SAM riboswitch aptamer (S box leader) from Micrococcus terreus, 98 nucleotides, folded computationally. Of the family's consensus pairs, 86% are formed in the model.
Formats: sequence, structure tokens, C1' cells
RNA sequence: GAACCAUCCAGAGCGGCUGAGAGAUCUGGCUCCGUGACGCCGCAGCAACCCCCCACUCACCCCGUGGGCGAGGGUGCUACCGCCAGGACCGAUGGAGU
Repeated sequence: GAACCAUCCAGAGCGGCUGAGAGAUCUGGCUCCGUGACGCCGCAGCAACCCCCCACUCACCCCGUGGGCGAGGGUGCUACCGCCAGGACCGAUGGAGU
């Protein structure tokens, strides 16, 4: 980087810096924003997947299924249904491999 599998109507804020756009991309809307959005940093928080524990399955291991511990580790996330609709080999996140 590409492909595969799973999920995307729940949840979660303060401060500092910066200074104009932002909500992936295109179109049409809608919303947020100098009462400082978006982004970066610090702290805090949320809890999706994996690590971890137990059971089933199995000669055993891996995979798979169910449950648990949670926030210890790895990522992730903290406006609005991925903001809504259309189009698309669409986008984002996690996992196991290559």
C1' cells in the first nucleotide's frame, strides 16, 4: 500500500497556543464558528476492537463461539445518525495475516 473480516443512530471535556474557516472527497442542503470553530499540546474522560482470564470445541496448538476483568497494556474516540441525500473500487476505526 492493497485485499479480507467486524463496527459506525450509545458514550465522553477543561486549559494553553494559533487565527478562519470546519463537518473525508464532489453536488445540493443543513449545522458549528472572532462569545475563537478546525488544528496542535497538556491534563482529564469515554469504552469499540485486540492483549489478559474462564468455559466450550480440539490429542494438543491455532482459529471459532460465549462469558469476564476492566481501563493494566496496544490502538481508538470525546458537536450534529459517517450531520442529511445522491454518486462512488466512498470514508473512518479495530483485528488477524500478507